This is a predicted structure of a 485-nucleotide part of an RNA (small-subunit ribosomal RNA, 3' major domain) from a metagenome.
Context: one part of a larger RNA
């Protein structure tokens, strides 16, 4: 010098406390552990694994099993010998396919007049390929979590034999080693903050596929007015540009003339206005050899490759994560408003028709500010009347509709029937400080189709609370002890 104390002093954080929702109990769904099993491929395991790698496991995938095949190989160079009805190949036996046999027909390219040589192709032998085998404790190079915590060091100079300090310590501030002011310490990088993106305002510019105020016409309607086409770019919104916020400005407090605090005009926004993107130096031999990459070491008629069929979906359990309830602030029916942000050619698909319905015909329209997909929860109006109910929907049984070579194991959806546990969940735990937290729906991405309740995103409606840090848990500064390093 660090680290560490059931040491101290100061500070910070939804840490705790004030609240608002939950998990823990119930069913399913989904990942894990354990058991089973031929296989249930692997990896991820305190915070930081457990809806994680996997933004799609019926077959592919797929790396596990268990049978049947192949061995210069499914793929790449290269090198040697042989090879002409070659290369391709309809079709014929075998079979689960892979694979093995056979096999009408049947070709190229360079150089050369030609024979003929190369090549391409098949064979054959050898180099060799192939390996989701091993090791993340040999590694790259990406990732997590300390943590957006506010640190973490450099050069000279001074100080100590030295290790090392000093600077970074001290008084104030600050979200910040933010700033200021002291001082042997003066400066400096790496982090903070800025500068980037979106959001909130305003001008300017641009109008087509947006817009529709004023103006003409044409249908409807007594009428308000609705609609269609001109004209138009006022307005909205789309795309750019550029303005705006800086403690700039008042008053106050602290004071040294600071830095700053708290208040206040003005403002569309006030003190980093929200919200993203950026993660120092390091530690945790964290995590990944199964995304690539790669050292080593191992398999080479198998540890490689290829096919069918099973399995990753097994269930006496625990255990996390989430979804639906248990109702009346509800729930049925019926009416009837109003987003934004996506995708759309093997593609989205409207009108309309048929079915209760998932659907299926139909087929306008759209490479899309055009065309299609386009909300619910809120309103309004009626029924249930507290009850295992008109609440909840597992389960199970028919009968059906899609994809898909194919839904048995193992798909999703839809009708009718069945209707099971559940009456707000025991210690215990978690998320959240404002457009948040809760609550309602929409879209994407994978992906033929889905076990999506999952994850990334979007609007809509919209709360409560925080007296304050005594404590409980994370860090930070600075100071003590120490038999640790």
């Nucleotide at each position: 010098u660090g680290a560490c104390g059931g040491g101290g002093g100061c500070c910070u954080g939804c840490a705790c406390a004030a609240g608002c929702g939950g998990u823990g109990g119930a069913g399913u769904a989904u990942g894990u552990g354990g058991c089973u099993u031929a296989a249930u491929u692997c990896g991820a395991u305190a915070c930081u694994a457990c809806g994680c790698g996997a933004a799609g496991a019926a077959c592919c995938u797929u790396a596990c099993c268990u049978g049947g095949c192949c061995u210069u190989g499914a793929c790449a160079u290269g090198u040697g010998g042989g090879u002409a009805g070659u290369a391709g190949g309809a079709g014929c036996c075998u079979g689960a396919a892979a694979g093995g046999g056979u096999g009408a027909c049947g070709a190229g390219g360079u150089a050369g007049c030609a024979a003929u040589a190369c090549c391409a192709g098949c064979u054959u032998a050898c180099a060799c390929a192939g390996g989701u085998g091993c090791u993340g404790c040999a590694u790259g190079g990406c990732u997590g979590a300390c943590g957006u915590c506010a640190g973490c060091u450099c050069g000279u100079g001074u100080c100590g034999u030295g290790a090392g300090a000093u600077g970074u310590u001290g008084g104030g501030u600050u979200a910040a080693g933010u700033c200021c002011c002291g001082c042997a310490a003066c400066g400096a990088g790496c982090g903070c903050a800025a500068c980037c993106c979106c959001u909130a305002c305003g001008u300017c510019c641009u109008g087509u596929u947006g817009c529709c105020a004023c103006c003409c016409g044409g249908u409807c309607g007594c009428a308000a007015g609705a609609u269609c086409g001109g004209a138009g770019c006022a307005c909205u919104c789309c795309g750019g540009a550029c303005g705006g916020a800086c403690u700039g400005c008042c008053u106050c407090g602290c004071u040294u003339c600071a830095a700053c605090g708290a208040g206040g005009a003005g403002g569309a926004a006030g003190g980093u206005g929200g919200g993203g993107a950026u993660g120092a130096c390091g530690u945790c031999a964290a995590g990944u050899c199964a995304g690539u990459a790669u050292g080593g070491c191992c398999c080479u008629u198998a540890c490689g490759g290829c096919c069918a069929g099973g399995g990753c979906u097994g269930c006496a359990c625990a255990c996390g994560u989430a979804c639906u309830a248990c109702a009346a602030u509800g729930c049925c029916c019926g009416g009837u408003a109003c987003a934004a942000a996506g995708g759309g050619g093997c593609g989205c698909a409207a009108a309309c028709c048929a079915g209760c319905a998932a659907u299926g015909g139909g087929a306008a329209g759209c490479a899309a500010a055009u065309c299609c997909u386009c909300a619910a929860a809120a309103c309004c109006g009626g029924g249930c009347c507290c009850a295992g109910u008109u609440c909840a929907g597992a389960u199970u049984g028919u009968c059906g509709u899609c994809u898909g070579c194919a839904a048995c194991u193992c798909g999703a959806c839809g009708g009718c029937a069945u209707g099971a546990a559940g009456c707000u969940g025991g210690a215990a735990u978690c998320g959240c400080u404002a457009g948040u937290a809760a609550u309602g729906g929409c879209g994407c991405a994978u992906c033929a189709g889905c076990u999506a309740c999952g994850g990334c995103g979007c609007c809509g409606u919209g709360a409560a609370u925080a007296c304050g840090u005594u404590c409980c848990c994370a860090g930070g500064c600075c100071u003590u002890g120490u038999a640790c390093a």
The RNAcentral record of the full RNA draws on SILVA.